RNA sequence: UGAGGCUGCCGGACGGCCGCAGGUUCAGGGGUUUUCCCUGAACGUGAGGAAAGUCCGAGCUCCGUAGGGCAGGGUGCCGGGUAACGCCCGGUGGAGGCGACUCCAAGGAAAGUGCAACAGAGAGAUACCGCCCCUUCCUUCGGGAAGAGGUAAGGGUGGAAAGGCGAGGUAAGAGCUCACCAGCGGCUUGGCGACUUGUCCGCUAUGUAAACCCCACCUGGUGCAAGAUUGAUAGGGGAGCAUAUGUGGCGGCCCGUCACGCUCCCGGGUAAUCGCUUGAGCCCGUUGGCAACUUCGGGCCUAGAUAGAUGGCCGUUCAAGACAGAACUCGGCUUAUAGGCAGCACUCACCAA
RNA sequence: GGGGCAUUAGUACAGUUGGUAGUACGCUACACUGGCAGUGUAGAGGUCAGGAGUUCGAGUCUCCUAUGCUCCACCA
Numbered sequence: 001u002g003a004g005g006c007u008g009c010c011g012g013a014c015g016g017c018c019g020c021a022g023g024u025u026c027a028g029g030g031g032u033u034u035u036c037c038c039u040g041a042a043c044g045u046g047a048g049g050a051a052a053g054u055c056c057g058a059g060c061u062c063c064g065u066a067g068g069g070c071a072g073g074g075u076g077c078c079g080g081g082u083a084a085c086g087c088c089c090g091g092u093g094g095a096g097g098c099g100a101c102u103c104c105a106a107g108g109a110a111a112g113u114g115c116a117a118c119a120g121a122g123a124g125a126u127a128c129c130g131c132c133c134c135u136u137c138c139u140u141c142g143g144g145a146a147g148a149g150g151u152a153a154g155g156g157u158g159g160a161a162a163g164g165c166g167a168g169g170u171a172a173g174a175g176c177u178c179a180c181c182a183g184c185g186g187c188u189u190g191g192c193g194a195c196u197u198g199u200c201c202g203c204u205a206u207g208u209a210a211a212c213c214c215c216a217c218c219u220g221g222u223g224c225a226a227g228a229u230u231g232a233u234a235g236g237g238g239a240g241c242a243u244a245u246g247u248g249g250c251g252g253c254c255c256g257u258c259a260c261g262c263u264c265c266c267g268g269g270u271a272a273u274c275g276c277u278u279g280a281g282c283c284c285g286u287u288g289g290c291a292a293c294u295u296c297g298g299g300c301c302u303a304g305a306u307a308g309a310u311g312g313c314c315g316u317u318c319a320a321g322a323c324a325g326a327a328c329u330c331g332g333c334u335u336a337u338a339g340g341c342a343g344c345a346c347u348c349a350c351c352a353a
Numbered sequence: 354g355g356g357g358c359a360u361u362a363g364u365a366c367a368g369u370u371g372g373u374a375g376u377a378c379g380c381u382a383c384a385c386u387g388g389c390a391g392u393g394u395a396g397a398g399g400u401c402a403g404g405a406g407u408u409c410g411a412g413u414c415u416c417c418u419a420u421g422c423u424c425c426a427c428c429a
Base pairs, nucleotide, nucleotide: 001349002348003347004346005344006343007342008341009340010339012317013316014315015314016313017312018311020046021045023043024042025041026040027039028038029037030036048323052334053333055332056331057330058329059328060223062221063220067255068254069253070252072219073218074217075216076215077091078090079089080088081087092106093104094103095102096101107214108213112212113211114208115207116206128155129154130151131150132149134147135146136145137144138143163181164180166178167177168176182204183203184202185201186199187198190195227274228273229272236266237265238264239263240262241261246260247259248258249257268428269427270426281300282299283298284297285296288293318321354425355424356423357422358421359420360419363378364377365376366375372409380396381395382394383393384392385391402418403417404416405415406414
């Protein structure tokens, strides 16, 4: 100088005018002396890193208790963090990259079952070609044919063919034997553990569990249109099921338990308050920890609507503004995102000293 | 706001232990007819909504994304 890696952050800024929503205070008016309603003024606040997808985990809510069994669903290397998690951190193993570093649904195929199309002789067991021995027959004496066997070294097929490769050995062959390598199990070294070191003591066992399954752990349903208080209207009409072996609470089933009605159609009514935003909250320092996170102290209050606010115009400026708009609330993940900034004893290549 | 489901040829739909993507209507060509209709024969037409992953192999199994459809309040 160029190309990268990782981590964190911003995501237009400033000013003026007008407007919208919520809050506090004040003033005026109304009303049932305070609470309440209307109008006006002042002050202060007013979308996001994803508010999104609704994929996980919770709070909260109701289902009488949230009970037992079966079924179903989810997670899946190890240790830690956390309210909890399928998240995060640190490690192990594997894969990719020259490297910094990144990625991985990563238990069990030696409990059992299923599947492996086409091709191929044969797909978890096999003799098609080939090689070898024996017997019989033929022979131009080179060999050939038939039969009975041995053989997975060679050919060919396939994603995958009985551990790989070399030597010995053999009629030909074969872990049959040996050296090296790979894998599994036992013993052993280190580690809390995943795993790892050594030994050569035994063995050579296909793949697939995002197929059934086995093992370990977790798991009741419902989502703020949950639900609570309170008002208004006609607690009206019709049909069906049932009278306790029924129906409902109860959600796939059963047990258990409680209640006595339940379902559908027509018609009627629906105004307000709470839930609602102070919360596992944010920022700064600090204790412990490699880290995720955590202890303690100080500071801060930061939308809360219910037809739904967060907008419009003008000026200046720069890099010319992407994805995108809260609706009960948090912790994560995933997806979308123009562009920009900062940091690092970070990596590689080239050049110079 | 919160649940559930679907996406396969131009249209409507099938597609099971994962193994060559099908049916009907429509379309094209030909034959029968003087011509049309109709019938018959033959044929074309598919990135299985898109993108990743698991697997030897994915319409099918898993994840992400897009689009569409549908249901859900209370009182008596």